[in-house]
Context: one part of a larger RNA
RNA sequence: GGCACACGGCGGAUGCCUAGGCGUCCAGAGGCGAGGAAAGGCGCGACAAGCUGCGAAAAUGCCCGGCGAGCUGCAAAUGAGCAAAGACCCGAGCGUUCCUGAAUGGGGCAACCCGGCGGAAGAAGUUCCGUCAUCCCGAAAGGGAGGCCAGACCCGGCGAACUGAAACAUCUAAGUACCCGGAGGAAAAGAAAUCAACCGAGAUAUCCCGAGUAGCGGCGAGCGAAAAGGACACAGCCCAAACCGGAGCCCUUCGGGGCACCGGGGUAGCGGGCCCGCACAAACCUCAUCAUCCCCAGCCGAACCGCAUGGAAAGGCGGGGCGCAGACAGCGAAACCCUGGUAGGCGAAAGGGAAGGCGAGGGGGCGGGUACCCGGAGUACCACGGGACACGAGGAACCCUGUGGGAAGCAGGGGGGACCACCCUCCAAGGCUAAACACUGCUGGACGACCGAUAGCGAAAAGUACCGUGAGGGAAAAGUGAAAGAGAACCCCGGGAGGGGAAUGAAAAGAACCUGAAACCGUGUGCCU
Numbered sequence: 001g002g003c004a005c006a007c008g009g010c011g012g013a014u015g016c017c018u019a020g021g022c023g024u025c026c027a028g029a030g031g032c033g034a035g036g037a038a039a040g041g042c043g044c045g046a047c048a049a050g051c052u053g054c055g056a057a058a059a060u061g062c063c064c065g066g067c068g069a070g071c072u073g074c075a076a077a078u079g080a081g082c083a084a085a086g087a088c089c090c091g092a093g094c095g096u097u098c099c100u101g102a103a104u105g106g107g108g109c110a111a112c113c114c115g116g117c118g119g120a121a122g123a124a125g126u127u128c129c130g131u132c133a134u135c136c137c138g139a140a141a142g143g144g145a146g147g148c149c150a151g152a153c154c155c156g157g158c159g160a161a162c163u164g165a166a167a168c169a170u171c172u173a174a175g176u177a178c179c180c181g182g183a184g185g186a187a188a189a190g191a192a193a194u195c196a197a198c199c200g201a202g203a204u205a206u207c208c209c210g211a212g213u214a215g216c217g218g219c220g221a222g223c224g225a226a227a228a229g230g231a232c233a234c235a236g237c238c239c240a241a242a243c244c245g246g247a248g249c250c251c252u253u254c255g256g257g258g259c260a261c262c263g264g265g266g267u268a269g270c271g272g273g274c275c276c277g278c279a280c281a282a283a284c285c286u287c288a289u290c291a292u293c294c295c296c297a298g299c300c301g302a303a304c305c306g307c308a309u310g311g312a313a314a315g316g317c318g319g320g321g322c323g324c325a326g327a328c329a330g331c332g333a334a335a336c337c338c339u340g341g342u343a344g345g346c347g348a349a350a351g352g353g354a355a356g357g358c359g360a361g362g363g364g365g366c367g368g369g370u371a372c373c374c375g376g377a378g379u380a381c382c383a384c385g386g387g388a389c390a391c392g393a394g395g396a397a398c399c400c401u402g403u404g405g406g407a408a409g410c411a412g413g414g415g416g417g418a419c420c421a422c423c424c425u426c427c428a429a430g431g432c433u434a435a436a437c438a439c440u441g442c443u444g445g446a447c448g449a450c451c452g453a454u455a456g457c458g459a460a461a462a463g464u465a466c467c468g469u470g471a472g473g474g475a476a477a478a479g480u481g482a483a484a485g486a487g488a489a490c491c492c493c494g495g496g497a498g499g500g501g502a503a504u505g506a507a508a509a510g511a512a513c514c515u516g517a518a519a520c521c522g523u524g525u526g527c528c529u
Base pairs, nucleotide, nucleotide: 001528002527003526004525005524006523007522008521009520015514016479020451021450022448023447024446025445026444027443028442029440030439031148032147039100040099041098042055043054044053046078050074051073061094062093064091065090066089070082071081072080105114106113107112115132116131117130118129119128120127121126134145135144136143137142153184154182155181156180157179164171168218194201195200206231207230208229215223216222236432237431238430239376243264244263245262246261248259249258250257251256269410270375271374272373273372274369275368276367277366278365284362285361286360287359289357290356292354293353294352295351298346299345300344304319305318306317307316320337321336322326328340329339330338381405382404383403384402385401386400387399391417412427413426414425415424416423466473467472487513490501491500492499493498
C1' cells in the first nucleotide's frame, strides 16, 4: 500500500409521511374606480425584527344577528388585562380609512415641496375645515368621462415573417402573431329587398350531419362551402314619412309660403295616411308592495361495553347496539356505535338575489271604402381600382367601397351564380332585441388507474434571498416524540465544543433529532505485497 471482516464518521439516497401543488366537473360571481380604485410608501402592539391584520378612531370603533367559555393573530414566555351585564370568534350594516398613485389647486426625482379663495379658533406666529385639474353635455344649476384588471372569452381597426410548396415569385403560413380602440357577463348575430324550386320553408347563434362532398387551386402545396335533415333554445319589436296639433324663427304681393323643434299618428308585401263603422284587452317595460324560495353566520342529528396483550387498542377474544347515517378525518396501533362529521332535517335582525301575485305608470286592437298623399337618394345601379365571399378575374353573380357618372319611386323596386324572357320569391338604402353556443383571475363544493419534497406550480417558506444600471433573471430549503406542560436535574473529563454516567421515554428517536443506501474518511484484526 492492497484486499477482507468488524465498528465508527461523513453523507442524505430509499421507504413511510403531507402542510403544498396538478387536473376535471358542478354551482356562484363575472367587475373595482373622482363617494379616490388596482398597486404601494409610512405608520399602528406593554415589550415587536418579519408575516398577517389595521389606519392618527390604526392586530381595530359602533350597531344588529350567530355562537356559548374562554380570550388578548402567526408565537412561546413575562407583564397587564378582558369575559354569563355574554368576552374571543363568525356573518350583515355603518364609521374611521395618514401619504403616494387616474391623482385632479400648482409643482415634483411617486410616497415630497409650495399656494389661491371662503369659513372657524387664537393676542399673534399659526393651525383646522371646505373648495380650486382637464375634456364632454348643459343658458345655468348640475351631470358624465379619465384609471385598473383575467397573460381568459368577444367585436372592430391595423397587420407581418419564419414556414409549406422538398428551390421560389402567385399561393401557403393567416386575416394567425404583434400593436391599437371598444364592450359585456357574456360578446357578436338577428325578424328576410332570405332561402328554395314551380313543392315549399319562415329572425339569429351554436352543435350533429350533409362532407373532405360541391367547388377553388403555379388544378401544385394546399384551401374548402351551402341548402336540406336532426338537435338546442325560442320572441318579437321601435322609428323616418304621409296626416293632425303646438309655442318659435325667416320671407310675404297679407292670400300665404318656408325652416328647425316638440306632441299625436304610423311601421308593411302589401301596408299606412285620409273617409265610414265597431271595440277599449293581452303581451311587454319600469316602479312599489306582498308571500314563497335561494345566497351571505349557524343548529339538531342514531348506536359500546368487558377481558387479555401492549407504552398506548381502534387490532385479538367475548358479549351487545344503530343505520335514510358502514363518506371522510381525528384520537398513543387497524373505530359504523370515542370526537368532529355523514344520511336526514331546521335556521336570518340586517344585506343581496330569483321567479310569481296584486297595484300604479307606460305600451297596445278590428272591419269596410277611396286610389288623392306616404313608405329611408348622391342611395340602388353602371364604369374603373381594390376588398370580401370556400370561389386566386374566372362565364363571376351576391356583399363592402376609393374615384367618376347616376335612377325608378307601387302601373314601383331587389333576388333566383354572366346576360335575356317567362315564372317564383322578397321589399334595400334607419334602429333595438332575451334564451340556446365562448371564457375563468375570483368564491364554494365534489372527484382523480394525478405528484408526494431533484416529484408536484418557479414557489409545501417566494416572485422572497440573491444577481443585474435597467428591461429582466431567479433559487435553495418539510419530518424528534403519542406527549417536550417528558427537550436530559445531578455527577465526571474538557477552556469550550463534545463526550461518559444518571434521569425521561415504548424506543434516544437528543433537538446537526424517523428511516439512514452509496461515494468518501477513519480505527481495529487477519491475509497478501
The part of an RNA shown here (large-subunit ribosomal RNA, domain I) has 529 nucleotides and comes from an uncultured Negativicutes bacterium. The full RNA is in RNAcentral, with records from SILVA.